[in-house]
RNA sequence: CCGUGCUAGGCGGGGUGUUAGCGGUACCCUGUACUCGCAAUCCGCUAUAGCGAGGCUGAAUUCUUUUCUGAGGGUUGGUUUUGCCGGCUCAAUACUGCCAUAAGUGGUGUUGAUAGCCGGGUCCCAAGCAAGUGAAUGGCGUGAACCUGGUCAGGCCGGGAACGGAGCAGCCAUAAGCGUUAAUUCGCUGUGCCCUGGACAAACCCGGCUUGAGCCAACUGUGGCGGCACAACCGGCAACCCGGCUCGAAGAAGAGUGCACGG
Numbered sequence: 001c002c003g004u005g006c007u008a009g010g011c012g013g014g015g016u017g018u019u020a021g022c023g024g025u026a027c028c029c030u031g032u033a034c035u036c037g038c039a040a041u042c043c044g045c046u047a048u049a050g051c052g053a054g055g056c057u058g059a060a061u062u063c064u065u066u067u068c069u070g071a072g073g074g075u076u077g078g079u080u081u082u083g084c085c086g087g088c089u090c091a092a093u094a095c096u097g098c099c100a101u102a103a104g105u106g107g108u109g110u111u112g113a114u115a116g117c118c119g120g121g122u123c124c125c126a127a128g129c130a131a132g133u134g135a136a137u138g139g140c141g142u143g144a145a146c147c148u149g150g151u152c153a154g155g156c157c158g159g160g161a162a163c164g165g166a167g168c169a170g171c172c173a174u175a176a177g178c179g180u181u182a183a184u185u186c187g188c189u190g191u192g193c194c195c196u197g198g199a200c201a202a203a204c205c206c207g208g209c210u211u212g213a214g215c216c217a218a219c220u221g222u223g224g225c226g227g228c229a230c231a232a233c234c235g236g237c238a239a240c241c242c243g244g245c246u247c248g249a250a251g252a253a254g255a256g257u258g259c260a261c262g263g
Base pairs, nucleotide, nucleotide: 001263002262003261004260005259006258009057010056011055012030013029014028015027016026020046021045022044023043024042034054035053036052037051038050063256064255065254066253067252068251069250072247073246074245075244076243077242078241081239082238083237084236085235086234087233095227096226097225098224099223100222101221103220104219105218106216107215108214115210116209117208118207119206120205121204122203124198125197126196128194129192130191131189132188133187134186135185136184137183138181139180140179141178142177148173149172150171151170156165157164158163
């Protein structure tokens, strides 16, 4: 150096979570990598830290290790921006609601403001009258193919005949019903510039008498009591971005790796 047979090892790994801890099941990352059974009210184990059964490969492209790069996760810090929440402030404010005032504008007033007194009305109750509406009664009209009445042509029935009988249409009348009404009575009312009496006496309106110059409060101003937005500032949370620490799949480069026999 070559060949044969073995052995250690390998046939995925990692983060989070869970756990006293480790590994697995769970979620996620990497990316292709033997099979079966077990398992979140968990399963297996104990620092040599999944267990059990089977299979393949095997000292190197595959195993071990060092350095670099590095997906992703955990933790921590920071400036600006954006969003949300809270506080302070804005606020003795702007704006706005109500009340007061009467300085200004305006309106109104000697063709009489304001105030006082009197009367009436608006509102309420009762009776009346009217109107509208409904019902009953009365009057009038209308009103029946047959199942209402009278009279019943024609025709029909009985009879030898005299005559008798039922009876349609028509005409007359009428029942229920229907219609109408300068009628009577009764009931009712989101009816009334109507009448009478009562109640109310607060407010408003109208009128009269007395008084004799103010009155109103729409706008501006002033005062009082309330409401309250944006911006700014401070704090917290989240997102984005930039770092520190930590774990780290995967990739690249380098180094290392046993035994037996034969040639």